[in-house]
RNA sequence: GAGUUUGAUUCUGGCUCAGGACGAACGCUGGCGGCGUGCCUAACACAUGCAAGUCGAACGGGAUCGGCCAAGCUUGCUUGGCCGUGAGAGUGGCGAACGGGUGAGUAAUAGGUGACUAACCUGCCCCUUGCACCGGAAUAGCACCUGGAAACGGGUGGUAAUACUGGAUGAUCCACGGAACCACAUGGUUCUGUGGGAAAAGCCUUCGGACGGCAAGGGAUGGAGUCGCUUCCUAUCAGCUUGACGGUGGGGUAACGGCCCACCGUGGCCACGACGGGUAGCCGGCCUGAGAGGGCGACCGGCCACAUUGGGACUGAGAUACGGCCCAGACUCCUACGGGAGGCAGCAGUGGGGAAUAUUGCGCAAUGGGGGAAACCCUGACGCAGCGACGCCGCGUGCGGGAUGACGGCCUUCGGGUUGUAAACCGCUUUUGUUGGGAAACAAGCGCAAGCGAGUGUACCCUUCGAAUAAGGACCGGCUAACUACGUGCCAGCAGCCGCGGUAACACGUGGGGUCCAAGCGUUGUCCGGAAUUAUUGGGCGUAAAGGACUCGUAGGCGGCCGGUCGCGUCUGGUGUGAAAGCCCGCUGCUUAACGGCGGGUCUGCGCUGGAUACGGGCUGGCUAGAGUGCGGUAGAAGAGACUGGAAUUCCCGGUGUAACGGUGGAAUGUGUAGAUAUCGGGAAGAACGCCAAUGGCGAAGGCAGGUCUCUAGGCCGUUACUGACGCUGAGGAGUGAAAGCGUGGGGAGCAAACAGGAUUAGAUACCCUGGUAGUCCACGCUGUAAACGGUGGAUGCUUGAUGUGGGGCCCUUUCAUGGGUUCCGUGUCGUAGCUAACGUGUUAAGCAUCCCGCCUGGGGAGUACGGCCGCAAGGCUAAAACUCAAAGAAAUUGACGGGGGCCCGCACAAGCGGCGGAGCAUGCGGAUUAAUUCGAUGCAACGCGAAGAACCUUACCUGGGCUUGACAUGUGGACGACCGACGAAGAAAUUCGUCCUCCCUUCGGGGCGUCCUCACAGGUGGUGCAUGGUCGUCGUCAGCUCGUGUCAUGAGAUGUUGGGUCAAGUCCCGCAACGAGCGCAACCCUCGCCUCGUGUUGCCAGCGCGUUAUGGCGGGCACUCACGAGGGACCGCCGGAGUUAAUCCGGAGGAAGGUGGGGAUGACGUCAGAUCAUCAUGCCCCUUACGUCCAGGGCUUCACGCAUGCUACAAUGGCCGGCACAAUGGGAUGCGAUGGGGUGACCCUGAGCGGAUCCCUGAAAGCCGGUCUCAGUUCGGAUCGGAGCCUGCAACUCGGCUCCGUGAAGAUGGAGUCGCUAGUAAUCGCGGAUCAGCAUUGCCGCGGUGAACGCGUUCCCGGGCCUUGUACACACCGCCCGUCAAGUCAUGAAAGUCGGCAACACCCGAAGCCCGUGUCCUAACCUCUUUAUGAGGGGGGAGCGGUCGAAGGUGGGGCUGGCGAUUGGGACUAAGUCGUAACAAGGUAGCC
Repeated sequence: GAGUUUGAUUCUGGCUCAGGACGAACGCUGGCGGCGUGCCUAACACAUGCAAGUCGAACGGGAUCGGCCAAGCUUGCUUGGCCGUGAGAGUGGCGAACGGGUGAGUAAUAGGUGACUAACCUGCCCCUUGCACCGGAAUAGCACCUGGAAACGGGUGGUAAUACUGGAUGAUCCACGGAACCACAUGGUUCUGUGGGAAAAGCCUUCGGACGGCAAGGGAUGGAGUCGCUUCCUAUCAGCUUGACGGUGGGGUAACGGCCCACCGUGGCCACGACGGGUAGCCGGCCUGAGAGGGCGACCGGCCACAUUGGGACUGAGAUACGGCCCAGACUCCUACGGGAGGCAGCAGUGGGGAAUAUUGCGCAAUGGGGGAAACCCUGACGCAGCGACGCCGCGUGCGGGAUGACGGCCUUCGGGUUGUAAACCGCUUUUGUUGGGAAACAAGCGCAAGCGAGUGUACCCUUCGAAUAAGGACCGGCUAACUACGUGCCAGCAGCCGCGGUAACACGUGGGGUCCAAGCGUUGUCCGGAAUUAUUGGGCGUAAAGGACUCGUAGGCGGCCGGUCGCGUCUGGUGUGAAAGCCCGCUGCUUAACGGCGGGUCUGCGCUGGAUACGGGCUGGCUAGAGUGCGGUAGAAGAGACUGGAAUUCCCGGUGUAACGGUGGAAUGUGUAGAUAUCGGGAAGAACGCCAAUGGCGAAGGCAGGUCUCUAGGCCGUUACUGACGCUGAGGAGUGAAAGCGUGGGGAGCAAACAGGAUUAGAUACCCUGGUAGUCCACGCUGUAAACGGUGGAUGCUUGAUGUGGGGCCCUUUCAUGGGUUCCGUGUCGUAGCUAACGUGUUAAGCAUCCCGCCUGGGGAGUACGGCCGCAAGGCUAAAACUCAAAGAAAUUGACGGGGGCCCGCACAAGCGGCGGAGCAUGCGGAUUAAUUCGAUGCAACGCGAAGAACCUUACCUGGGCUUGACAUGUGGACGACCGACGAAGAAAUUCGUCCUCCCUUCGGGGCGUCCUCACAGGUGGUGCAUGGUCGUCGUCAGCUCGUGUCAUGAGAUGUUGGGUCAAGUCCCGCAACGAGCGCAACCCUCGCCUCGUGUUGCCAGCGCGUUAUGGCGGGCACUCACGAGGGACCGCCGGAGUUAAUCCGGAGGAAGGUGGGGAUGACGUCAGAUCAUCAUGCCCCUUACGUCCAGGGCUUCACGCAUGCUACAAUGGCCGGCACAAUGGGAUGCGAUGGGGUGACCCUGAGCGGAUCCCUGAAAGCCGGUCUCAGUUCGGAUCGGAGCCUGCAACUCGGCUCCGUGAAGAUGGAGUCGCUAGUAAUCGCGGAUCAGCAUUGCCGCGGUGAACGCGUUCCCGGGCCUUGUACACACCGCCCGUCAAGUCAUGAAAGUCGGCAACACCCGAAGCCCGUGUCCUAACCUCUUUAUGAGGGGGGAGCGGUCGAAGGUGGGGCUGGCGAUUGGGACUAAGUCGUAACAAGGUAGCC
């Protein structure tokens, strides 16, 4: 920097990514070289080889071999002598304490850094001085004997030394004195006196000397000790400690020291973290980071620790000793079973563990080390090589040309595009490789000389050959560079986060193409970064996580004004140190780089020293502005105690009085005739204090309210007398602390958890009601928590104001209810700047600053578990982890929603009229049935819908029978010549067979047309309306929906469009940070209503004429009606009133019509993944002798039922009969059909006229007049059924319509509920048309006739519009969401217990060994003695024995910690389980603590 919470936004906040790094590992791949690097795990166990020896110039000695001489004789052997060689082993010296490995332990006996040692040691090396005289006794080896399997010994006898030892000497050393000088506290150095003990080694020689030895001093090196500072996590470890802290004396050590011991004292450490637990070698440095930091401690270098585990000492200059010793334990091996041996965390190597880490290589040539005088020997240190892309660095896999843009691949809109100059092909080069040849440095040195290179015939140079030998990996939805096709179909899979996959996947798999890196590329793991996400640099705490409930106060932190002094902090100069390597810069060497060499810088630190003194600090002197005290006033529900008052409630007593009271939404439980409620009087008891009263006062908070008194605390104002910084904050700590709760004892009127009853309800362990116990009250004690909130810690200072209110002071004024000004303190409201994510806050800050405290670091798990402390208990305080999620959250925005509010509209309600729901029938749907009952439509907005008309057809369904280029289209190639039609036969038909009939043009090639065959293809009412177009429904003819510019806001957005009026209307007016505009509204269009003009046939007939029984029938006319066209007319235009002088509204005049005149057409942005793939079109998928197509029959017409829409009725406003009258819209040639005739009738025969303002359908009906019926299942009603017919049609059985006769069912106005309609409307009456062979009396679309009633009004139901409010909703309330239960998985707590681990404690046992003791045993040197010996004694030494300490082991009770654990507790997670509805809206009882 980015992604991710949302519909969108800002913020908070977590998660994730891009970078760098690695001793890495894994996957795929792999050409070369250089330089590095390589068991991070089992400090697990180790076969085998090697890793520490050397010196003959310390010593005794001499195997072996060679040469010479001699002797013997079996003449090629033996013996002897001399010269040379010098093995193995031994005595002795030096080394083996270095070098090499590892990181177990160790949180300080350690490391780093800086000091100190006057408290110390130091072999080999260097310098200086001095010395080395005289003796002695042994012992390995060796020889012989001997034990044992071995390891390893034992005895006897000899022997040497630079091995051991006695004496001498003695400046040094020690003890006690003296003197001088010095210093840093104990002290140090030098000189000197007395006494004491105590050294030595030789060997070689060319005789010059070399190498050694002893003593002392100094140096150097190496070590030892002490001190300061510093070095991880944990307080859920808070107290630890008995040699512990100190002293005296001693022991011990190289040396100080409780290091050890005896005695004495009682100390020592700790909140600046002791003690305990966990983890860990430390550092130079390495990685990262802008830095500050964070992480790490491989390689290289310094220090430490360790060497199978534990203990111990010896030797030595040095060890408490990796390749030494002793003991104990575990393990392994050998064994003759009696005993022995061993220690790779040296180099290789093996097994094992593990994701994982190399050769049982070469050489001492170089560097370094040990021994030696040296040669030399040894050296798995080291130098090299080998293996591993493990890392870093370098190089290569070719370069140039080459278009018809080849082939192939992939994609395609079929045109092409892309792979791609890529390839082929042509030319060129030769790094790597290959052939042959040459050829280093590293070498200094050693040796008389010869000679001596592991790497190595390597690097490097020349040369031969030839593009020849050499490219992969990951990724391509966003972050993040890179896109397409196919396959798959919430499958298989991907995934770092967000998230992809449910039939068109740029996200899975594959191909093509592309991107990024490249001998590598990815993945995983870890660390830093990004993360300002622990914030010192550099964050926060009103609402996001976060202010402690409040006060006092300890430690601590911080602190007013003016001087003086010190110089601790601070600043600065110098100096020592800060190893090397590293890092940075420069130069330089390998062809370059990595790598290396040289120089400089860095090493930010610490010590010492000189200086400065502003600021902080120490000490000291003063001051009064902070703070406190005094004095004078003042307000108050501040606290505690005692006393006291009235109203009300309940109860008791009495009176009056009678049937109810009470309670609710409505009731009931309850009370009451045994007298309630009501009312009057009296009494008792307890609790709470009306009015005043406030937005008011007091208190630190909790909290405090009738009145009086007593005691007590604090505040404010004034005064400026006193003190003189006495202050602020405050970890721990202490006190106070609502309500509920607990204990003891009182008290108990009302109220009231629990509980009981009554209701409500699906249930109702609730809400409501009637009761009612704890409790509420008092005293004392405990608890210690609250949404203890201003959700805002305390203190101080500073920073515009306005306006209330409480308590004081001062000034002015006054008419008195005074009023005004000013100042201090308190308490509110509104607001400037500023702050804030916004909301908001704003001198009472959340502004600007300082100081101190508390607290936060994603959500859940969880304020939970465990542990600890407190509590009588309830519980409180402190306070995690595993696991899980990609969010959780704050504020604000736009919507939507609310059993929120306001305003308004609509046949929405209301007011009316008529219906539906009941009956019968019709039609549609569901369901059931069926071989099939084809399909679609499903709340409004499916259900007389698609269908404006299913007997066949339609028809898509079922059964059966057929066909396969097909019932239909186009084309290619080929064959044939018609096709059609007629007749006959089979068949249910499709179809098949037979007979007959039968083309056109021509340039004669052929073409048109038709049939057949073949191949492409046709065909599908098969799927997907959730892939689509188009069309339609719906909200809704509702008044809305938006845009540009401007303005406001960080932004989403807002404003405009809100507001005041008005309207049918976002209609118009006014106002306004808005000004305009668009789609909608309205108007323009059609129609009806009035008038005018034009034109008059098929229309009309006033006037003229003819004719008829009569009729515009005729001549004629165009006035009227009417028809068809074109215009006019209506605009709140006029008057009055209301209103803002506006918009507009109300009333009136005129007018055919009056306030959009009635009706229609017209449907904004959008919503419903609304409907339709079966009107049509169409992507994709599917079928292809069938899901296509043809035919016959059947089905769509079924029927226990349910629903919807209708028709007809139930009758008298009626039915029936007779007579009479008046329409309009439409239709008509396969048609309408007059007239006449037949039939009771449907209808039939006839057929005039008419393609129609002419003829026909066509008699309209209700109505009017007259008659009849008289309230009845009827002269209502017509279903159903029987019979007989008519019509259409190939055909009325399933399954048409109509007529006549007969039959005459239900039904007497319809429950809950529900529908339509506001005027030519409802209601009622008939008429016409489409579809159609026929079929609608009932559906649909139209037409006219007759022709009402009601509307107070907007409370309520439904729908809608605007504003506002709340919201945890945004798939938007058909939303969201909680808890139990049930299922699965996971982690975790408790748990009888069980199994380990760790560190201690007490006691027992007690190895090795140091030390101490010793009366037993042994004993060469030295001393003494004598009987001079194999002597005795002494000294010394050793063994043995005893003791202190003491590892391992054993026993015991505890501590801490871990594993497992029947069962049990909660928790988390898991598309569609159960029960309810708690929360979000007033969430339907406001919610919450």